Annotation
A computed fold for a 1496-nucleotide RNA from an uncultured prokaryote, annotated as small-subunit ribosomal RNA. The sequence is in RNAcentral, with records from ENA. It matches the Rfam family "Bacterial small subunit ribosomal RNA". The prediction has a mean pLDDT of 85.
RNA sequence: AUGAAGAGUUUGAUCAUGGCUCAGAUUGAACGCUGGCGGCAGGCCUAACACAUGCAAGUCGGGCGAGAAAGCACUUCGGUGUGAGUAGAGCGGCGGACGGGUGAGUAACGCGUAGGAAUUUGCCCAGUAGUGGGGGACAACAUGUGGAAACGCAUGCUAAUACCGCAUACGCCCUAUGGGGGAAAGCAGGGGAUCUUCGGACCUUGCGCUAUUGGAGAAGCCUGCGUCGGAUUAGCUAGUUGGUGGGGUAAAGGCCCACCAAGGCGACGAUCCGUAGCUGGUCUGAGAGGAUGAUCAGCCACACUGGGACUGAGACACGGCCCAGACUCCUACGGGAGGCAGCAGUGGGGAAUAUUGGACAAUGGGGGCAACCCUGAUCCAGCCAUGCCGCGUGUGUGAAGAAGGCCUGCGGGUUGUAAAGCACUUUCAAUUGGGAAGAAAGAUUAGUAGUUAAGAACUGCUAGCCCUGACGUUACCUACAGAAGAAGCACCGGCAAACUCCGUGCCAGCAGCCGCGGUAAUACGGAGGGUGCGAGCGUUAAUCGGAAUUACUGGGCGUAAAGCGCACGUAGGCGGUGAUGUCAGUCGGAUGUGAAAGCCCCGGGCUCAACCUGGGAAUUGCGUUCGAUACUGCAGCACUAGAGUCUGGGAGAGGGAAGUGGAAUUUCCGGUGUAGCGGUGAAAUGCGUAGAUAUCGGAAGGAACACCAGUGGCGAAGGCGACUUCCUGGCCCAAUACUGACGCUGAGGUGCGAAAGCGUGGGGAGCAAACAGGAUUAGAUACCCUGGUAGUCCACGCCGUAAACGAUGAGAACUAGAUGUCGGGAGGAUUUAGCCUUUCGGUGUCGCAGCUAACGCAUUAAGUUCUCCGCCUGGGGAGUACGCCGGCAACGGUAAAACUCAAAUGAAUUGACGGGGGCCCGCACAAGCGGUGGAGCAUGUGGUUUAAUUCGAUGCAACGCGAAGAACCUUACCUGCCCUUGACAUUGAUAGAAUCCUGUAGAGAUACGGGAGUGCCUUCGGGCCUUGAAAACAGGUGCUGCAUGGCUGUCGUCAGCUCGUGUCGUGAGAUGUUGGGUUAAGUCCCGCAACGAGCGCAACCCUUAUCCUUAGUUGCCAGCGGUUCGGCCGGGAACUCUAGGGAGACUGCCAGCGACAAGCUGGAGGAAGGCGGGGACGACGUCAAGUCAUCAUGGCCCUUAUGGGCAGGGCUACACACGUGCUACAAUGGCCGGUACAGAGGGCUGCAAACCCGCGAGGGGGAGCGAAUCUCAGAAAGCCGGUCGUAGUCCGGAUCGGAGUCUGCAACUCGACUCCGUGAAGUCGGAAUCGCUAGUAAUCGCGAAUCAGCAACGUCGCGGUGAAUACGUUCCCGGGUCUUGUACACACCGCCCGUCACACCAUGGAAGUUGGUUAUGCCCGAAGUCGUUACUCUAACCUUUUGGAGGAGGACGCCUAAGGUAGAAUUAGUGACUGGGGUGAAGUCGUAACAAGGUA
Repeated sequence: AUGAAGAGUUUGAUCAUGGCUCAGAUUGAACGCUGGCGGCAGGCCUAACACAUGCAAGUCGGGCGAGAAAGCACUUCGGUGUGAGUAGAGCGGCGGACGGGUGAGUAACGCGUAGGAAUUUGCCCAGUAGUGGGGGACAACAUGUGGAAACGCAUGCUAAUACCGCAUACGCCCUAUGGGGGAAAGCAGGGGAUCUUCGGACCUUGCGCUAUUGGAGAAGCCUGCGUCGGAUUAGCUAGUUGGUGGGGUAAAGGCCCACCAAGGCGACGAUCCGUAGCUGGUCUGAGAGGAUGAUCAGCCACACUGGGACUGAGACACGGCCCAGACUCCUACGGGAGGCAGCAGUGGGGAAUAUUGGACAAUGGGGGCAACCCUGAUCCAGCCAUGCCGCGUGUGUGAAGAAGGCCUGCGGGUUGUAAAGCACUUUCAAUUGGGAAGAAAGAUUAGUAGUUAAGAACUGCUAGCCCUGACGUUACCUACAGAAGAAGCACCGGCAAACUCCGUGCCAGCAGCCGCGGUAAUACGGAGGGUGCGAGCGUUAAUCGGAAUUACUGGGCGUAAAGCGCACGUAGGCGGUGAUGUCAGUCGGAUGUGAAAGCCCCGGGCUCAACCUGGGAAUUGCGUUCGAUACUGCAGCACUAGAGUCUGGGAGAGGGAAGUGGAAUUUCCGGUGUAGCGGUGAAAUGCGUAGAUAUCGGAAGGAACACCAGUGGCGAAGGCGACUUCCUGGCCCAAUACUGACGCUGAGGUGCGAAAGCGUGGGGAGCAAACAGGAUUAGAUACCCUGGUAGUCCACGCCGUAAACGAUGAGAACUAGAUGUCGGGAGGAUUUAGCCUUUCGGUGUCGCAGCUAACGCAUUAAGUUCUCCGCCUGGGGAGUACGCCGGCAACGGUAAAACUCAAAUGAAUUGACGGGGGCCCGCACAAGCGGUGGAGCAUGUGGUUUAAUUCGAUGCAACGCGAAGAACCUUACCUGCCCUUGACAUUGAUAGAAUCCUGUAGAGAUACGGGAGUGCCUUCGGGCCUUGAAAACAGGUGCUGCAUGGCUGUCGUCAGCUCGUGUCGUGAGAUGUUGGGUUAAGUCCCGCAACGAGCGCAACCCUUAUCCUUAGUUGCCAGCGGUUCGGCCGGGAACUCUAGGGAGACUGCCAGCGACAAGCUGGAGGAAGGCGGGGACGACGUCAAGUCAUCAUGGCCCUUAUGGGCAGGGCUACACACGUGCUACAAUGGCCGGUACAGAGGGCUGCAAACCCGCGAGGGGGAGCGAAUCUCAGAAAGCCGGUCGUAGUCCGGAUCGGAGUCUGCAACUCGACUCCGUGAAGUCGGAAUCGCUAGUAAUCGCGAAUCAGCAACGUCGCGGUGAAUACGUUCCCGGGUCUUGUACACACCGCCCGUCACACCAUGGAAGUUGGUUAUGCCCGAAGUCGUUACUCUAACCUUUUGGAGGAGGACGCCUAAGGUAGAAUUAGUGACUGGGGUGAAGUCGUAACAAGGUA
């Protein structure tokens, strides 16, 4: 010597920058909740606001004169004695200049520190010498008198340590060195001799006094250095700066005065403004620093405000005086009194700060010889958790883990050994009794020593004795009893230790920052539990820290804030080599100082600690002195490597001036020529038949200089481009000589400085703000077009700014290279052109190390260092306001604050997006075919209506969807009538078979009855079934799909989505997955810091297309036989078919292309060819997508109802709008007649044949069939023939009337079908829009599920007939991939700007207005010092007795506070109105920026 921590918050994520915030320590604190004891400390920070009352400075009779009263005693009642020489007052001395308070003022020699010389100093210490002799007054007092009072006035008396002379003068002072000048006071005690007026003198001691010297302590003065902010304060100064001579002071000095000179201060910050007492220290910090100046200590300043002096050793005086002012009080109105920033206390102010206490016992102070007196200094006590420190509120044991609380997954867990219980203890408090230390002195007595003539007295020492304590019921000790009297506060989302339940529902509220709260809140409120601290705990305020966030230690400036636009240059800063001197800086030693206290260390004392105390260290500073001499400085000397000069060459749009040139545009003149030209995305305005445009010739005029031309050149930058001449600056190269550090930077300053703009005068071809017109547009004060004026050009003069950019200050040195280019030089080889090597200077590109947040920079550094300058410190407000400076103006320079936000920002990453780019795909477009949108009807939805029209689905991805079928039921809705352990489940005492038939009332549910029936199994316990009291519970299509599971839709059958390891990057991340090919495909191949792998793709599955095989009934029938002519029968197993198993297709083969690959194109063969067709199958994820009404489920809600039952109604409503369909509008058709060919399905509550009846729906009938057998079941379009003849029809069939059929308990609301009649709209459909690429579209019919029936024209299947087109990828939509930009990340349906409107906030301007402050001019001028004085008065001394000296008063003069006045300056408040700014969930208008942001 002992000492250094970070975190939260910008982003989708990252790194950086950067602010905000937190954790720590601290406080004279305050507030909230709470509060047992003690010790030690602290306690108006605000109004230097105003103060009632009491006290805070007196004392001395041993300096002096004078001197009561009450009371008591006596009394002759007159008094006397005592009280008492007491009290009180006066003269006089000392002290009231200390102690105590406060911090207003002060930015200053005020303070701190270190020094200095021209000074004073009462009391104190030491020394020297004295202390003689006189005089005159004034208080008190007395008398008179004025005044309300305060207070006086006049006359008279008197003392002194009061006052004044005289004498004396060692030393002292002055001096012209001859000399001159100046003191004093006594008092008290004692006393032998002598004297005495008996008072004393005299002597002596003590205390005083005078003069003087020295000291101590104290004070005054001067100086160096240090000591806040503002330059939006840059100039200040007239006694100012100096001198001479005076005055003045204790003392130097312009301190003051006269004269003379013209100085002095200031960018190293004068002056002015604001703020502030300074220091030791205190708080914080690792330190350096930062903040602060309570208590304690030193200094200063102040004492109601301002001024002034007096007295005194000391004051310009807190409890003194005078004056002025404000305020308060008294008053008789004439005048007076007062000053708590002393201690208490009061009011007021304030968030806030105490008792009108005790005592002089101690310490200290004043007076006194002393006793003693005084002392709100001080010591103590009181109040206050204000702080620090200590102690306690019990200790041990105690599991039934009690009760209660809380939670729960219902098992339990937790509170918790916690409590109770049992056994102990008694600190502290309370009560009892005792009990230190703080006390030493002093007085008195005795002894002894000194002094003395002396045994007094005095002083010192010793001994004895008496007495002194506010605190104080002290500290401390002791006894007694009993766990007895003693715990709270904050927090528990992260930071940051500590978690659950309930309530609430963007409300109430929380919040230090981030942020919580919109029905499951660990964040609000309560509770349980927990965490932290604990007689405290939190909050607020404040300081430092963290913050390296002002960076000295210890930061930065290309893009985050930050390099002046560029140069020249003043001051300043810095500066090459060698030796010498010096020693200022620097370093070392010694020494003085750095007060004490405090901090630190080692000890000691209170039981410990806080606290107190002894010693040490430290006090990093300043002074003096001695030394060192490397470095820096300084001085002179020398040098040449920096810098510069001379000589010879060289390149260049460097600058200025004058002149010259051609091409082009335009205009004008003339010729030719005719109807257009011009312009745009398209147009129009415009020009043109009065002849344009076009073309030829000529002329005029202005401006700019094609090609050359180049990341070429020059210049400091701005900038510079035709050619010639003149003037002129800089640079480069080569080689010598010269000068000898002459250098670098550069605050202020000066100059240059694009474009635009301004002034004056010219000029004006083209272009072109403003402006006009035409377009575009919702608008279009724009983009586009036609015109067009300033301006652009020249001369002169201003302006002074730019993304004035390399966003990179200047200079110097060092640190790998490669390559291009410009200018110069040298060398080499070479026939030239040219080439190679090297060097100096410029200008580019790439790149190593290094640096950087990254991007990037990289010898032209952003690397490594040095020097100097400029600049930055969160975003906005704002480069704004005000002020000042500049400018003709425009404007420029300098440059804030209030307020507001928790961010703003840089680089890079991944996505998403782009009216960015590249590549690719899809019925995406295109090419086609057919539709929708128009009509009628069906159906769904919206809307409306209704008692109800139940609910859900809502762009694609809701809308013929849930619903594969609402007349009742369904049904959830409405109305009405009923039930309440319930229609249903489990447990359940009891009773009973179950079950079936049936009557009455009612709309029915239901209610009340009648009858039949008397069980089965059994391990004998019981079980199955029914009934059923009470209670648990049931029930809910009630809410939340944004609490969920499951299921589903969608992007999308798109080709993607990821991982491990490795590598790269600080990191987010990247790589792989990108690239070249290829594919339907992240399919495959090749390449590659990647290598592998997974989920997807494909394949495996089903079906279909071909063949083989097996098997032939109900299916089949080639051949054979029979036949009623029907595979019907015998038979057959070939074929079709059925349904099992196999084969087949793999770019396998050939050719070409390709990279010898993957693969592509074509071909062969094949039923099928490059995935053969179709299906099932849906990666990581997105949409808080859909569904709590399929189901399940958390939470919430209802419980005689939101549950349950029943009847009727509704879901079918109807001005309207939309979606999806059907039927049509007709002749490729309608109608009539004839005739042909499917597939796949269904069928017992069923399908139903033949046959009969009905025009028909259908009825009767019932064979057959649980089905390759029977049946539904006639397929239809087609084909053949006939008719209709372009018409609202022989099209179309809606609607309506009538009559029926069927299902069903029941067709009114509200079924389907049939027949007869009726015969609407509609003549192919606007804008727009949909589907489809082959057995597809289109068209035709058939079947099934649901279902009693059916609103089915729907849906799902089945087969029949059966096309057209695809050049191609520009465009629309969607998607994939790479890349690019981004201010987006809720991701373009993004973000975001400005005006306007509204509310609030702070602020600027403003006619003015109200204050403060300051300086100046003038007026007036108190008190007072000083000066003058001719007026008045006057004790001491002198005198010739008249005066003089001196003094006082008055008057006058100088200065001067306050006051007045004038014009100013400055600052603050306020101000109608006004300007912009900021903030504010859902206002208006547009869309400026971010993508090429749609005009970069």